[in-house]
RNA sequence: UUAUUUUAAACGCUGAAUCCGUAUGGAACGGGAGACCCAAACAAAUAGGGGUGAAUCCAUAGCAGAUGCUUUGGUAGGGUUAAGCUCUUUCGACCCGAAUCCGUCAGCUAAUCUCGUAAGCGUUGGAAGAGAAGGUGA
Numbered sequence: 001u002u003a004u005u006u007u008a009a010a011c012g013c014u015g016a017a018u019c020c021g022u023a024u025g026g027a028a029c030g031g032g033a034g035a036c037c038c039a040a041a042c043a044a045a046u047a048g049g050g051g052u053g054a055a056u057c058c059a060u061a062g063c064a065g066a067u068g069c070u071u072u073g074g075u076a077g078g079g080u081u082a083a084g085c086u087c088u089u090u091c092g093a094c095c096c097g098a099a100u101c102c103g104u105c106a107g108c109u110a111a112u113c114u115c116g117u118a119a120g121c122g123u124u125g126g127a128a129g130a131g132a133a134g135g136u137g138a
Stems, first nucleotide, its partner, number of pairs: 011122004018027003028117006038107001048105001049102004057074003061070003077096005085131007
């Protein structure tokens, strides 16, 4: 000096998942169920249907013989790119494109009812614009 690992703090990221309180709890943010009206309505098709989420869809190859599973490549879509703060656009770069729940059942939906506040990480290129705050004698 470089790389890796561990610990602490600060800062930051995905996400609704934060704050206050001695406490029962409260605020805030997010999700679900749930009328009139509207929409839908039959059959094919239990090959059920639906929810959270960006996470859908297509093709190749293989295994099965099921409408499935796996591999590879792409894709709708989503995220990061902190050197005062917040936000937007754009170019480039780097990533994700999962998982899981309900249990035959749910369109929208006022009132109403109800649930969650986890988990996991380490980011620092360029250009343009808007806003708020602070500072300064101006």

A computed fold for a 138-nucleotide RNA from Dehalobacter sp. 12DCB1, annotated as c-di-AMP riboswitch aptamer (ydaO/yuaA leader).
Its mean pLDDT, the model's own confidence on a scale to 100, is 76.
The RNAcentral record of the sequence draws on Rfam.
NCBI's taxonomy places the organism under Bacteria, Bacillati, Bacillota, Clostridia, Dehalobacter.
Rfam family: c-di-AMP riboswitch aptamer (ydaO/yuaA leader). Rfam links the family to the GO terms cyclic-di-AMP binding and regulation of gene expression.